[in-house]
Molecule: transfer RNA
Organism: Aeriscardovia sp.
């Protein structure tokens, strides 16, 4: 230099292949429980999808560049 795959909540991971971003764990908060915590059990809040065009009535999802990270070839 080149391939190829990945950036979506604080963090992990989904999103039917273009039609309401949350299925889904872990943390955090709250409340049961307990002499007191902790486990368990309920309940609960946070995004607009790495960044900038494009195509579309309509993009996380498709097109380009670029960026950051893994793996490969040279």
């Nucleotide at each position: 230099g080149c391939c190829u795959c990945g950036g979506u909540a604080u963090c992990c991971c989904a999103a039917c292949u273009g039609g309401u971003a949350g299925a889904g764990g872990a943390a955090g908060c709250g409340g049961c429980c307990u002499c007191a915590a902790a486990a368990u059990c309920c309940g609960u809040g946070c995004a607009g999808u790495g960044u900038g065009g494009g195509u579309u009535c309509g993009a996380a999802u498709c097109c380009c560049a670029c960026u950051c990270g893994a793996g490969g070839c040279a």